[in-house]
Context: one part of a larger RNA
RNA sequence: CGUGCACGGUGGAUGCCUUGGCAGUCAGAGGCGAUGAAGGACGUGGUAAUCUGCGAUAAGGUUCGGGGAGUUGAUAAACAAACUUUGAUCCGAACAUUUCCGAAUGGGGAAACCCACCCGCUUGCGGGUAUCGUAUGGUGAAUACAUAGCCAUACGAGGCGAACCCGGGGAACUGAAACAUCUAAGUACCCGGAGGAAAAGAAAUCAACCGAGAUUCCCUAAGUAGCGGCGAGCGAAAGGGGAUUAGCCCUUAAGUUGAUUUGGUGUUAGUAGAAGACUCUGGAAAGGGUCGCCGUAGAGAGUGAUAGCCUCGUAUACGAAAACACCUUAUCAAUGAAAUCGAGUAGGACGGGACACGUGAUAUCCUGUCUGAAUAUGGGGGGACCAUCCUCCAAGGCUAAAUACUCCUGACUGACCGAUAGUGAACCAGUACCGUGAGGGAAAGGCGAAAAGAACCCCUGUGAGGGGAGUGAAAUAGAUCCUGAAACCGUGUACGU
Numbered sequence: 001c002g003u004g005c006a007c008g009g010u011g012g013a014u015g016c017c018u019u020g021g022c023a024g025u026c027a028g029a030g031g032c033g034a035u036g037a038a039g040g041a042c043g044u045g046g047u048a049a050u051c052u053g054c055g056a057u058a059a060g061g062u063u064c065g066g067g068g069a070g071u072u073g074a075u076a077a078a079c080a081a082a083c084u085u086u087g088a089u090c091c092g093a094a095c096a097u098u099u100c101c102g103a104a105u106g107g108g109g110a111a112a113c114c115c116a117c118c119c120g121c122u123u124g125c126g127g128g129u130a131u132c133g134u135a136u137g138g139u140g141a142a143u144a145c146a147u148a149g150c151c152a153u154a155c156g157a158g159g160c161g162a163a164c165c166c167g168g169g170g171a172a173c174u175g176a177a178a179c180a181u182c183u184a185a186g187u188a189c190c191c192g193g194a195g196g197a198a199a200a201g202a203a204a205u206c207a208a209c210c211g212a213g214a215u216u217c218c219c220u221a222a223g224u225a226g227c228g229g230c231g232a233g234c235g236a237a238a239g240g241g242g243a244u245u246a247g248c249c250c251u252u253a254a255g256u257u258g259a260u261u262u263g264g265u266g267u268u269a270g271u272a273g274a275a276g277a278c279u280c281u282g283g284a285a286a287g288g289g290u291c292g293c294c295g296u297a298g299a300g301a302g303u304g305a306u307a308g309c310c311u312c313g314u315a316u317a318c319g320a321a322a323a324c325a326c327c328u329u330a331u332c333a334a335u336g337a338a339a340u341c342g343a344g345u346a347g348g349a350c351g352g353g354a355c356a357c358g359u360g361a362u363a364u365c366c367u368g369u370c371u372g373a374a375u376a377u378g379g380g381g382g383g384a385c386c387a388u389c390c391u392c393c394a395a396g397g398c399u400a401a402a403u404a405c406u407c408c409u410g411a412c413u414g415a416c417c418g419a420u421a422g423u424g425a426a427c428c429a430g431u432a433c434c435g436u437g438a439g440g441g442a443a444a445g446g447c448g449a450a451a452a453g454a455a456c457c458c459c460u461g462u463g464a465g466g467g468g469a470g471u472g473a474a475a476u477a478g479a480u481c482c483u484g485a486a487a488c489c490g491u492g493u494a495c496g497u
Base pairs, nucleotide, nucleotide: 001496002495003494004493005492006491007490008489009488015482016446017445020417021416022414023413024412025411026410027409028408029406030405031160032159039101040100041099042055043054044053046079049075050074051073061095062094063093064092065091066090070083071082072081106115107114108113116129117128118127119126120125121124131157132156133155134154135153136152137151138150139149164195165193166192167191168190169189175182179229205212206211216243217242218241219240220239226234227233247398248397249396250342255335256334257333258332259331260330263327264326265325266324267323268322270318271317272316276291277290278289279288280287292309293308294298300312301311302310347371348370349369350368351367352366353365354364357383378393379392380391381390382389433440434439453481456468457467458466459465
């Protein structure tokens, strides 16, 4: 030095676990905001920090309910000082307080700061003072009447929020094996607006000589008919079957909304809730054995191993002073409200766009420019156009449900993950850290049933670490703590050289 064996170190794989995630189902809720939001800054405890809660009434105040013995949130123990059967802590509802910034709104501003004016009581507090819109009133130029402007008062708006919805704008990469029409795609993205849904909607619709009877959504028709440098590709509708159904109005009303009110249901705390003992092994019984019991409860979780009968629960039956939601009874108010059955409309020409349909033989719908009817004895459509026939009545308006989505709340589920997985984040994570900035963005779980977390002694630097002793079932479970693989590094021993 090598090989074998034994025993270790290092390391943190694997196994087991789960506080966290992921995907759903069924319900709820679908908004918050000038009565100052979302989000923050700074404070707040007997307390130095952080988290949570709260706001100078500051881990909280008042009232009304629930509940019934301890309590003063967490890391985080101890101490101090208190509260509490005259009912505390805790849970629910309503109310009060709610600094400063932030739409931020008195002016300014480098957010959480600086500086004001007016009014009222005059210690010091309280209220008001942004902009825009609408309405009303006042005042009032050039310029006579007026108008613009200015001022005042009242009411409303503003900002935030995950997706869904409607409208206004609107790409490119890409595909066409290049590329220009085309495609991607009316997608991404930007802007405006609204609601719990939105939009659409009661035929100037389809159909085919038979008839149907508003809209929306699903299955089908159907990758069909078609469109298409007839390339790539795009791609219906009628009809049929379902979900859900609801119709109305313009001399006025269906309806919708709000307030108050009658009765009911539910939500926001809760209450009661059956039935097991002995013995064996073991550190521990829920395991084994013997003999029982309950069940409208053998869902689930916990308890020193696997518990229907130990604990919490579960089935079931009850429960609200207060607040809220929905249904319902009644009254009142607002809205509907534009207008008078729809005229600069229908239609036409030119140019565009939407229709599955790229101008094509291209009907239909919208309209930028120019034009421009009829008035139910009338008008539109039936895919060029004409006739016949059929069908409907535009140019006014309202309308639930079936449908879409989930930032959020509750219950439940999983041939979903189990710490390099599952959210980026199981842990004080959008943190540490990086970047001028937009932005990027981690690692990091596990002693034990219970801290019983090792009194005391010894070595040592009043160390680190270790050896005894003790606890414990176990300490090679000792806090770098369950298990503890491999790489890698040793100690001892045997053999070889």

Overview
The prediction has a mean pLDDT of 85. Large-subunit ribosomal RNA, domain I from Marinomonas pollencensis, 497 nucleotides, folded computationally. Taxonomically the source falls in Marinomonas (Bacteria, Pseudomonadota, Gammaproteobacteria, Oceanospirillales). Rfam family: Bacterial large subunit ribosomal RNA. Gene Ontology terms of the family: structural constituent of ribosome and ribosome.